[in-house]
RNA sequence: CGAAGCAGCCGAGGUGAUCGCUGGCGUCCAAUCGGGCGCGAGAGGAAAGUCCGAGCUCCACAGGGCGUGGUGCUGGCUAACGGCCAGUCGGGGUGACUCGAAGGAAAGUGCCACAGAAAGCAAACCGCCCGGCCUCGCGCCGGGUAAGGGUGAAAGGGUGCGGUAAGAGCGCACCGCACCGCUGGUGACAGCGGUGGCUCGGCAAACCCCACCAGGAGCAAGACCAGACAGGAGCCGCGCGGCCCGCGCAAUGGUUCCGGGUUGGUCGCUCGAGCCCGCCAGCAAUGACGGGCCUAGAUGAAUGAUCACCACCGGCGAAGGGCAACCGACGCCGGAACAGAACUCGGCUUACUGGCUGCUUCGACGG
Numbered sequence: 001c002g003a004a005g006c007a008g009c010c011g012a013g014g015u016g017a018u019c020g021c022u023g024g025c026g027u028c029c030a031a032u033c034g035g036g037c038g039c040g041a042g043a044g045g046a047a048a049g050u051c052c053g054a055g056c057u058c059c060a061c062a063g064g065g066c067g068u069g070g071u072g073c074u075g076g077c078u079a080a081c082g083g084c085c086a087g088u089c090g091g092g093g094u095g096a097c098u099c100g101a102a103g104g105a106a107a108g109u110g111c112c113a114c115a116g117a118a119a120g121c122a123a124a125c126c127g128c129c130c131g132g133c134c135u136c137g138c139g140c141c142g143g144g145u146a147a148g149g150g151u152g153a154a155a156g157g158g159u160g161c162g163g164u165a166a167g168a169g170c171g172c173a174c175c176g177c178a179c180c181g182c183u184g185g186u187g188a189c190a191g192c193g194g195u196g197g198c199u200c201g202g203c204a205a206a207c208c209c210c211a212c213c214a215g216g217a218g219c220a221a222g223a224c225c226a227g228a229c230a231g232g233a234g235c236c237g238c239g240c241g242g243c244c245c246g247c248g249c250a251a252u253g254g255u256u257c258c259g260g261g262u263u264g265g266u267c268g269c270u271c272g273a274g275c276c277c278g279c280c281a282g283c284a285a286u287g288a289c290g291g292g293c294c295u296a297g298a299u300g301a302a303u304g305a306u307c308a309c310c311a312c313c314g315g316c317g318a319a320g321g322g323c324a325a326c327c328g329a330c331g332c333c334g335g336a337a338c339a340g341a342a343c344u345c346g347g348c349u350u351a352c353u354g355g356c357u358g359c360u361u362c363g364a365c366g367g
Base pairs, nucleotide, nucleotide: 001363002362003361004360005359006358007357008356009355010354013310014309015308016307017306018305019304021042022041024039025038026037027036028035029034044338048349049348051347052346053345054344055343056218057217058216059215063245064244065243066242068214069213070212071211072210073087074086075085076084077083088102089100090099091098092097103209104208108207109206110203111202112201125149126148127145128144129143130142131141132140133139134137157175158174159173160172161171162170176198177196178195179194180193181192182191183190184189222267223266224265225264231258232257233256234255235254236253237249238248239247274293275292276291277290278289280287281286312335313334314333315332316331317330320327321326
């Protein structure tokens, strides 16, 4: 200098003026509603998708069985998780690094299309070898053979030497596989040694088995105040919301249908697993401690509009600089993403403009 990898940050800006909106506090008028003035506050990194996990609220959270759903290498973190961190194994990359639905196929059942001779207690199409026959041919019949060819996603270990009629773990060496032992590691697992010629093909993103986890509904939860109205009929059940047993409650009850009324207000509601800084423990996720801070609460749903200047990006012109490519003070014009709280958090995923920072890898050149 070029090409990459990883992590993090900001997030369409800043200042001023004018006019508005939401809610808070103070003050004045009104003294019921409300209004004026002043002060300070007012969207996001994803507020989104609503995909996971929780808090909170209600359902009377006795209990048991069956079923259903989810997760799935190991260790840790966390309120919890399908999240995060650190590792193991496997795939990719020269590398930094990255990706992985990564339990079990010797519990059982099932499936393996097409092609192919044969697809699961293997298989002889071509080829190779041996024997027989007569029509003596690149012939036919029988047998052996999984080394070679061919089919396939997959053909019952691989390479080499020996061996054989030709072959074959038939024998041997190395690699792989299975089992056993030792060592290291909390563990997933790894390394080493020995034994066995090798038995057990794949699919569990098929049923299933194993381990662990899970009650349901959701702030339109739920509670209260004010106001309005008109009751009537049927049924006997209702309850933690898949089923059963069981248990509990209930005729001043429960439930369904028809009819009538309302479409207001308050709470829940924002101080919380909160944010920032420092320090300690830890590889890290994270946790402990100390200090500081208060930071939207709307509901036909506020958080905006206009102007000026500055900053950013692009285009055009251009003083000037440079051998040239090109750079370019200054001026004019234009642009500026994705998107917007609705009970609150922790994650994941998706969308996106313009940038900034740090660390690392590979290549080339120079010292």
Molecule: Bacterial RNase P class A
Organism: Kofleriaceae bacterium